[in-house]
Context: one part of a larger RNA
RNA sequence: UAUGCUUGUCUUAAAGACUUAGCCAUGCAUGUCCAAGUAUAAACCACUUUAUACGGUGAAACUGCGAAUGGCUCAUUAAAUCAGUUAUAGUUUACUUGAUAGUCUCUUACUACAUGGAUAACCGUGGUAACCCAGAGCUAAUACAUGCAUCAAGACACGACUCCCUCGGGGGAAGUGUUGUAUUUAUUAGGUAAAAAACCAAUGCCUUUGCGGGCUCCCUGGUGAUUCAUAAUAACUUGCGGAUCGCAUGACCUUGUGUCGGCGACGUUUCAUUCAAAUUUCUGCCCUAUCAACUAUCGAUGGUAGGAUAGAGGCCUACCAUGGUUAUAACGGGUAACGGAGAAUUAGGGUUCGAUUCCGGAGAGGGAGCCUGAGAAACGGCUACCACAUCCAAGGAAGGCAGCAGGCGCGCAAAUUACCCAAUCCCGAUACGGGGAGGUAGUGACAAGAAAUAGCAAUGCGGGGCCCUAAGGGCAACGCAAUUGGUGAUGAGGGGAGUGUAAACAUUUCCCCGAGUAUCAAUUGGAGGGCAAGUCUGGUGCCAGCAGCCGCGGUAAUUCCAGCUCCAAUAGCGUAUAUU
Repeated sequence: UAUGCUUGUCUUAAAGACUUAGCCAUGCAUGUCCAAGUAUAAACCACUUUAUACGGUGAAACUGCGAAUGGCUCAUUAAAUCAGUUAUAGUUUACUUGAUAGUCUCUUACUACAUGGAUAACCGUGGUAACCCAGAGCUAAUACAUGCAUCAAGACACGACUCCCUCGGGGGAAGUGUUGUAUUUAUUAGGUAAAAAACCAAUGCCUUUGCGGGCUCCCUGGUGAUUCAUAAUAACUUGCGGAUCGCAUGACCUUGUGUCGGCGACGUUUCAUUCAAAUUUCUGCCCUAUCAACUAUCGAUGGUAGGAUAGAGGCCUACCAUGGUUAUAACGGGUAACGGAGAAUUAGGGUUCGAUUCCGGAGAGGGAGCCUGAGAAACGGCUACCACAUCCAAGGAAGGCAGCAGGCGCGCAAAUUACCCAAUCCCGAUACGGGGAGGUAGUGACAAGAAAUAGCAAUGCGGGGCCCUAAGGGCAACGCAAUUGGUGAUGAGGGGAGUGUAAACAUUUCCCCGAGUAUCAAUUGGAGGGCAAGUCUGGUGCCAGCAGCCGCGGUAAUUCCAGCUCCAAUAGCGUAUAUU
């Protein structure tokens, strides 16, 4: 694990893994709206401070986010997965959280109190058996596009013009252009182990009317380590730098449809953070030599360069080199092999199992390819092919339960087409919606735990113990009995109420019924040995049968078939198989 017989209570509880990762009718399993994106529903409500855009609720639809999580299964897979241990200075990261942007136009005459054109829902016209689709007419945005405004200073380049001096140099300067951040490329900085003194020259600084005199004090983050962080220069590219929404409505006066202004929501760039991901270092795996050599045309091992990638890398390409593994078992084959945490057994060492609730991997009929997206090579997404297979009016159309139920098949072998989002959590624009994740019942002797099927007393009988005055009496127990007793005790069961629960069921609590052959009746296997328990009776007669093994049975069977009695375990016990 399966199966046979049996089964009263309470608590927990596995469950179509093994065989076919075989096939599936039907239903459901992923959707989502707040004050805060978009409402003229010709949908509802009237509870009117005013209101010539807007009263409230709000189907539909556009937009945004999620749908890459969860759940299922174990087919593949043997240095692969996986485990422990490293690395990313070799990369990407939606959401969360913390920081973060005064610089935009190329400039004759300008919307910034706010720009443009569509489209769905809607209304109507049609097509089709069906799935669905076309044409016409409107109208929105945080959809799709377009596009201003805002202090100052500095720096760099060019530089009309101008000053000085031995015509080569030195000094000044109106003005013009560039200068946010990000992208791509190139260049530069990103320092410093090391003593003292003197002299000369140049330069810089301080001082001085000048000659001259004095001083070389000068800035640099992080790591074990970088071409790091960071900054600058020259170009490149044009992403971002808010035309959004809600609630409050105030302050200032030069009374102008003036200026300024709070708390949020959503969005956005960069850096970090978080959640991760992707690669990666070292070590470790079952059987097999009736597998001894394997790998390299078509990458096998390494180098250089490029491409591709989020990024390292023969990952791919070009050009070179000829390498790399192996008796310490390579390569090949098998596995009724997903790996681990773990489970059973065991004195110790070991042996066997691990499909299965936790972690990691892989897969969605088989292969392959791809879109969207922060994230998928996604399948409750798409496109082909193969294999299945559904509807059809025959023109076409739709499909993927190894999600939850359920059906067929397969088999030794496995449950309800139930109820619910109340709990635990997850998703969403969200306190409100959704969730076969999950929970709750049903089936359920997979297993595990607790534990009824009687108790007491009297009488009778029995053999012991103790005490005494030992003939006899007394004391406290034990066993046996189809003897007797009771307003004695109690649940199994039934009912009522509460609790419980989303609602129920069950449990638990209280109350009322509820036991004498207490018929409210315990079984399963055995009784020669191993191995606890019959030299009892009847039947059978080497037959029928039993018996794991040894054996039993041929007319007195301790072993068969039965009756009685007894033994073992007991709500369980036997059998088969696997394993220790």
A computed fold for a 580-nucleotide part of an RNA from a moss metagenome, annotated as small-subunit ribosomal RNA, 5' domain. Rfam family: Eukaryotic small subunit ribosomal RNA. A reference for the family is Yusupov et al. (2001), "Crystal structure of the ribosome at 5.5 A resolution", Science. The full RNA is in RNAcentral, with records from SILVA.